[in-house]
Background
Predicted 3D model of RNase P RNA and transfer RNA as a complex of 487 nucleotides. Model confidence (mean pLDDT): 77 of 100.

RNA sequence: CGAGCCGGCCGGGCGGCCGCGUCGGGAGCCUCCGGGUCCUCCCGGAACUCCCGCCGAGGAACGUCCGGGCUCCACAGGGCAGGGUGGUAGGUAACGCCUACCUGGGGCGACCCACGGGACAGUGCCACAGAAAACAGACCGCCGGCCGCGAGCCGGUAAGGGUGAAACGGUGGUGUAAGAGACCACCAGCGCCCAGGGUGACCUGGGCGGCUCGGUAAACCCCACCCGGAGCAAGGUCAAGAGGGGGCACGGGAACGUGCCCCUGCGCGGACGAUCGAGGGCGGCCCGCCCGAGUCCGCGGGUAGACCGCUGGAGGUCGGUGGCGACACCGACCCUAGAUGGAUGGCCGCCACCCCCGGGGCCGCAAGACCCCGAGGGAACAGAACCCGGCGUACAGGCCGCCUCGUCCG
RNA sequence: CGGGACGUGGCGCAGCUUGGUAGCGCACCUGACUGGGGGUCAGGGGGUCGUGGGUUCAAAUCCCGCCGUCCCGACCA
Numbered sequence: 001c002g003a004g005c006c007g008g009c010c011g012g013g014c015g016g017c018c019g020c021g022u023c024g025g026g027a028g029c030c031u032c033c034g035g036g037u038c039c040u041c042c043c044g045g046a047a048c049u050c051c052c053g054c055c056g057a058g059g060a061a062c063g064u065c066c067g068g069g070c071u072c073c074a075c076a077g078g079g080c081a082g083g084g085u086g087g088u089a090g091g092u093a094a095c096g097c098c099u100a101c102c103u104g105g106g107g108c109g110a111c112c113c114a115c116g117g118g119a120c121a122g123u124g125c126c127a128c129a130g131a132a133a134a135c136a137g138a139c140c141g142c143c144g145g146c147c148g149c150g151a152g153c154c155g156g157u158a159a160g161g162g163u164g165a166a167a168c169g170g171u172g173g174u175g176u177a178a179g180a181g182a183c184c185a186c187c188a189g190c191g192c193c194c195a196g197g198g199u200g201a202c203c204u205g206g207g208c209g210g211c212u213c214g215g216u217a218a219a220c221c222c223c224a225c226c227c228g229g230a231g232c233a234a235g236g237u238c239a240a241g242a243g244g245g246g247g248c249a250c251g252g253g254a255a256c257g258u259g260c261c262c263c264u265g266c267g268c269g270g271a272c273g274a275u276c277g278a279g280g281g282c283g284g285c286c287c288g289c290c291c292g293a294g295u296c297c298g299c300g301g302g303u304a305g306a307c308c309g310c311u312g313g314a315g316g317u318c319g320g321u322g323g324c325g326a327c328a329c330c331g332a333c334c335c336u337a338g339a340u341g342g343a344u345g346g347c348c349g350c351c352a353c354c355c356c357c358g359g360g361g362c363c364g365c366a367a368g369a370c371c372c373c374g375a376g377g378g379a380a381c382a383g384a385a386c387c388c389g390g391c392g393u394a395c396a397g398g399c400c401g402c403c404u405c406g407u408c409c410g
Numbered sequence: 411c412g413g414g415a416c417g418u419g420g421c422g423c424a425g426c427u428u429g430g431u432a433g434c435g436c437a438c439c440u441g442a443c444u445g446g447g448g449g450u451c452a453g454g455g456g457g458u459c460g461u462g463g464g465u466u467c468a469a470a471u472c473c474c475g476c477c478g479u480c481c482c483g484a485c486c487a
Stems, first nucleotide, its partner, number of pairs: 001406004006401005012351007020056002023053006031046006058381001062392002065390005070231004077287004082227005087101005102116001103114004117222002122220002124216003139161002141157006147150001169187006188212002190209008235308004243264009266300007279291003301486003315334008353378003357374005411483007420436004430467001438454006460476005
């Protein structure tokens, strides 16, 4: 210098003008509420208007693919079914995430990729081609025998041929009628045993067995572990009254009436239902344990309300300690959006970045690189909506660090 | 904001469960019947199975990631 690998970070800056939202402070007082016994009036609060101040999107806020917090379903029980995960050890609130290692594969290498348990528990499938697709068997061929001598029959063989994605180890030799793990040597694989190392996956070394046994589990399945459901449109509060239901007290012979308290409450129709229990936990079933007075369905109407949940949290930055690391612990400091048709924006100027064009350094043979000046253009992906931890995907342009390979120079 | 389905010729769909040949109806083209049209009959063409990757010998089908379309869900204050 060129090519590359891995990790981390930024996602324009400053100024001016106009504008938006939450919160805080101040002023105004048309409206509402409460209090001062009513009015005038005064005080407090809410809403509205104006002014001032602080703060105001992201690395993915996205996709909604996983996991958790939180809320409701009484507790969140057991079994079967169903779903998910799948090397080992660890991290974590948890995970399908992350870290380290193992094994296999790829790359010269830095490094990368793997849904990476089990196919001697069982079942299924393997199209076409091919003789034969998993118990093995034999089309051509090879060899032997027989006779009726032929494109014959019987037997042996699996070395050779051809088909296929895949054909029952490979090479060499012994052997044989021809052959074959039939036997031998080496190699490859598988299984078992022993020793050593490692927490473990596994690795290393040695021995034995001719054992040679297809693939597919992102097919059913088996094994191990995990999983209750729904989701902030979860869920809760909102004076008083009409209607319905229940309880208590009083009156009454009873029917009933009066008063107080609690629950429910848009209307109509239908179904089931008060201990012989509808319906629900259970949006799979059963058992067991409960809750339980309303529940479910259909049609129609009205509203598009206010408040809580609602933002301070497994939070961030820096330092130290432990650990290879993910991460954990300790200390100090910091507070940084909460909208509800949905705020966080628009315009202008300068600077910085990138691209293109022209001129100059460069009167040089010519061009490129570099530097300076001028003009023009560009600047992404995308926007919170209960909150976190991840993953995946999109992204103009730029910065930093470690490492690898190649070429040249010293 | 949350939840759930679907994507196959021009259009509407089947095939996916159990992986090997993509099929049906309408439409389109050609020919015949007719003087012509319509209609009928015969024959034919046309599909990256939304897209990218993986598993497998082999993927519309199985698995994963993206893209697009559609549907449902509020409350009775």